[in-house]
RNA sequence: GGACAGUCAUCGCCGAGUCCCCGUACGGCGCGAGUCAGGGGAGCCGGGGACCCAAGUCCCCCGGGGUGAAUCGGACGCCUUCCCGGAGGCGCCCGUAGGAGACCUUCCUGCUCCGAACCCGUCAGCUAACCCGGUAGGCGAGAGGGAAGGAAAGG
Numbered sequence: 001g002g003a004c005a006g007u008c009a010u011c012g013c014c015g016a017g018u019c020c021c022c023g024u025a026c027g028g029c030g031c032g033a034g035u036c037a038g039g040g041g042a043g044c045c046g047g048g049g050a051c052c053c054a055a056g057u058c059c060c061c062c063g064g065g066g067u068g069a070a071u072c073g074g075a076c077g078c079c080u081u082c083c084c085g086g087a088g089g090c091g092c093c094c095g096u097a098g099g100a101g102a103c104c105u106u107c108c109u110g111c112u113c114c115g116a117a118c119c120c121g122u123c124a125g126c127u128a129a130c131c132c133g134g135u136a137g138g139c140g141a142g143a144g145g146g147a148a149g150g151a152a153a154g155g
Stems, first nucleotide, its partner, number of pairs: 011140004018042005027036003043135006053125001063123001064120004072095003076091005098114004103150007
């Protein structure tokens, strides 16, 4: 000097997933201050749910819907099958709707990355009143440049 891994503090990014109070005489840990679980409130996010509106016919096939950016298509391999085909599942690769990238919004241009997972259970168009639920988790990559309008800071 460099690489990898971990801990603490700070700052920041994705995301609705943040903030405040209680946390005692009843919980866990700690000698204790406290901390965690838990409870309440605000904010934020999502779902259900009228009129009106939308939709509305026939046949065949297929259950359908929701959170989320995460949807669709193709090639190959394996498995399910007595065998083949078909179909389905898994893996991997190439694209892709879409999404993210250091104050905010819009536009132009360019680069990088993501393009998962889960839930309801045959039921949901929109939707005032009303009802219900969530407020987790992950990360440290930086690639910006230009135009316009704001915000903030300074003078």
The prediction has a mean pLDDT of 79.
c-di-AMP riboswitch aptamer (ydaO/yuaA leader), 155 nucleotides, folded computationally.